This is a predicted structure of a 156-nucleotide RNA (glmS glucosamine-6-phosphate activated ribozyme aptamer) from an Acidimicrobiia bacterium. It matches the Rfam family "glmS glucosamine-6-phosphate activated ribozyme aptamer". Rfam classes the family as a riboswitch. From the family's description: This entry contains a glucosamine-6-phosphate activated ribozyme that is found in the mRNA for GlmS. GlmS is an enzyme that uses fructose-6-phosphate and glutamine to generate glucosamine-6-phosphate. The source organism's lineage runs through Bacteria, Bacillati, Actinomycetota and Acidimicrobiia.

[in-house]
RNA sequence: AACCACCUUGUAGCGCCUGGCCUCCUGCAAAGGAGGUGACGAGGAAGAGGGAGUAUCGAACCAUUCGGCGGGUGCCCUCUCGGCCCACCGGGGUCGUCACGGAGUGGGGCAAAACCCGGGAGUGAUCCCGGCACAGAGCCCACCCGACCCGGUCGG
Numbered sequence: 001a002a003c004c005a006c007c008u009u010g011u012a013g014c015g016c017c018u019g020g021c022c023u024c025c026u027g028c029a030a031a032g033g034a035g036g037u038g039a040c041g042a043g044g045a046a047g048a049g050g051g052a053g054u055a056u057c058g059a060a061c062c063a064u065u066c067g068g069c070g071g072g073u074g075c076c077c078u079c080u081c082g083g084c085c086c087a088c089c090g091g092g093g094u095c096g097u098c099a100c101g102g103a104g105u106g107g108g109g110c111a112a113a114a115c116c117c118g119g120g121a122g123u124g125a126u127c128c129c130g131g132c133a134c135a136g137a138g139c140c141c142a143c144c145c146g147a148c149c150c151g152g153u154c155g156g
Stems, first nucleotide, its partner, number of pairs: 014070004019066001020037007040058003046080006081096005087153005100146003104143005116131006
């Protein structure tokens, strides 16, 4: 520190619960009432609108992180703005401010919960706090592979 009240801020594994499971109370029973659980971090946003919709990575558990509803930085389409396509303009393309593509190679990677110990709240299921270790990726770096268009103008 965790408890109570108030205020503020943040939060997209973010919010919610009529299933399931669990707890307490009532009841001879049937059943009813009240609660608990229901995603651990890393990663992800040009703007507006629309559509579809289980939208990346691993950890834990050896399985309820089950099931359901809503939402979401992902995907597709249109428009706007912007970068780049070896001077400039237009077109077209591709991406999104780290602004061409590659889930290719090598290297990197402060994890958090969990477990355990201690502490706080609760009759309890459970919840919260402090201390410890260990990941992978469409994340980061370097390299490699591929792409780098059409018309015109100016200059050499």